Background:
Bacterial RNase P class A from a Vicinamibacteria bacterium, 385 nucleotides, folded computationally.

This record gives sequence, C1' cells and structure tokens, in this order.
RNA sequence: GGAGUGGGCCAGGCGAUCGCCGCGGCCGUCGUUGGGCCGGGGAGGAAAGUCCGGACUCCACAGGGCAGUGUGCUGGCUAACGGCCAGCGAGGGUGACCUCAGGGAAAGUGCCACAGAAAAUACACCGCCGAAUCCCCGGGCGACCGGAGAUGGCAAGGGUGAAAAGGUGCGGUAAGAGCGCACCGCCGGCGUGGCGACACGGCGGGCAGGGCAAACCCCACACGGAGCAAGACCGAAUAGGGGAGCGUUCGAGGCUGGCCCGGCUGAAGCUCCCGGGUAGGUUGCUGGACCUGGCGGGCAACCGCCAGGCUAGAGGAAUGAUCGCCGCGCGCGCUUCCGAGAGGGGCCGCGCGCACAGGAUCCGGCUUAUCGGCCCACUCCCCGG
Repeated sequence: GGAGUGGGCCAGGCGAUCGCCGCGGCCGUCGUUGGGCCGGGGAGGAAAGUCCGGACUCCACAGGGCAGUGUGCUGGCUAACGGCCAGCGAGGGUGACCUCAGGGAAAGUGCCACAGAAAAUACACCGCCGAAUCCCCGGGCGACCGGAGAUGGCAAGGGUGAAAAGGUGCGGUAAGAGCGCACCGCCGGCGUGGCGACACGGCGGGCAGGGCAAACCCCACACGGAGCAAGACCGAAUAGGGGAGCGUUCGAGGCUGGCCCGGCUGAAGCUCCCGGGUAGGUUGCUGGACCUGGCGGGCAACCGCCAGGCUAGAGGAAUGAUCGCCGCGCGCGCUUCCGAGAGGGGCCGCGCGCACAGGAUCCGGCUUAUCGGCCCACUCCCCGG
C1' cells in the first nucleotide's frame, strides 16, 4: 500500500419565527371539556414485524395422567426464553473467522425420483476365473498337457447414481475376497485428563453396519386460557325491566292560560322511586428486571455496591414547517499551487443530497429496513528499511 474478519458508536449541529400534544403556576369567568400569560417536557436503534419469553390483569384450577404444542451437544447467565456467554463436536476458509433443530436409525413402521444388475432379506449388466464336477476338440503309450465351453466361483476393475455392505498397501488365490497381516476407520471395554460435552492412550474384536427423525415415532424437558379493546370505578338521554301511587265516563294526561273556573281535545295511560346495561368520563398509565458514572467479582454473558438523574403518556392519536449560519458527501465551475503527463491539491461560487423509519400497558430478546461516516482489535498478500 492492497484485500479482508470481528466488534462498538453517530444518525447532521446551532439560532430565529410560526404551529402541534401533555404537565405545572398565575389571570379571568356564575360555571365549564372554552380563553389569555409564563415556565418546563415531548420517539428509536430499530419505536417496525408481532416471531419468542416475561411482568401485570381477569377467568379456570385438589392431585395425577392422556392428548396437543414446543425445545433438543455441554457448562453457565437470566424473571424467563426458541435469547446470550464460554466451550465441545462436525463442516467451510491460506487466515482473522464463519455456519450447524447438533438426542435416538442394533424399538417399530414408512420413504428413497431418474439411472442402474441391485436402493437393503443386497446384487451381477460389462467384466475376471476355468481350481472342482461334466462335455467337446487337439497332442501324448500313459500319468497328463493345451484350447474352448456348461454348471459354477468372484465382487478386484468398468459402468449407474445424491448415496452401492469400510479405505490404503502387502501377502494370498484359478480368479478374488478381512481370507490373513500392518496402518487408518468402526465396535466393545479399560486407563488418564476434564464439572461436563469430549479428548488422548493401551487392550480386545475382522467388522455388526446405507440414507432420511424440519417422515411417523421413541426418549428427556417445558407449557392452563385470554389479553390494556386485560381489568377496576363513576355513569346520562332514549328504550326496555321491577315496585309504589293516581286514573279509565265519577276523565289521568295534552292545548289555551300568570293561576283557578271554563272551553277544546283526549277512550289510556301518567308520575315518582329502584336496579342493570349503553354513550361518555376517570383509572390502569408509566419510577422501572430504569438510565448515567465509578469501584469490585467473573475469560465472558452477567452480578454486587456506591453516587447522581427522572427521561413522551396521547386516545384516530402531538413531536412539524419556513428562513439564516455552519458541518459532511457528490457534481459543475474557478485557480497566479504540485506534476512531463495522467492526475492531485487549494479556496471560493452554484446546484443537489444528509437514510430507514415513527410510540400506543411495560420490559428482555430475535428478525428485518437503514444515506453517509467514525473508532478499536485482528488476519492474509505485496513493497521498503
């Protein structure tokens, strides 16, 4: 200098003006959910998807089991988790490092396209052999030799496939084969180390055994249901329910009217009380597994102690707009700078851009989206000293 790996951080800044949503104080008003003034606060790293876990609330529940769903190497962290940390194993990368639903396939059932002889009770298409038994041909007096073949033997080589009953080598054989042996692999058991997953090393066994469990299934563990539109309180108008009283020709009620009488109307309801629900209002509601800093423990996740801080709480849902200055990036122009050139630098001017996205009970995670940029640690390659 180039190419990468892992982790962390920022998310344009300041000012002015006009607005929006809560809160506190004051003024004003008969009073109000209306008005005025002042002060202070007002989205995120993902607020998102609602995928997982919990707090909280209501309902259900003696205890146990079945069913169902989920998780699945080990140890730890945590309120909990399918999350995180540290490891183990397997796979990938030269490496930093990355990926893995990573228990059981000798409990049972099932599936394995195409190709292929055969896809699981293994098998024989090409091929190899011709020892054994038998037949034929040739040679030999004969024992026998040579050739070709049938029954047969083999699974080494070829071929098919994602996958073919261990691999390499030597011996062995008619040819072959764990048939024998060595090493590797596998299985069993032992020892050592480790909390453990597991690792390493002897010993024994020629070797059981294809793959798929995000197929059924088996094993272990976990799980009651619904969700802040949970839930609690207050509670109209109208209609309906219950009760009491009045009333139906001995006329309730309505209209007229200040009231009474009267007049008109009116063939049956009216008045009061009680309770439930609805609209609406209040609450739940934001001080908490909280944030910041320091110290201590731990490899870490995380935990403990101390100090300081208060940081949205709306309810169809506020946090915006304009202007100015500065910052960053890109493009164009300018340039008396550097350079042989390509190009680079400089400052000024103009233009454009500064993402993704937005609370809705709260919290811990995961996943997804995200212009541009900064920092830390590490790896590989090249060059120079």

Its mean pLDDT, the model's own confidence on a scale to 100, is 76.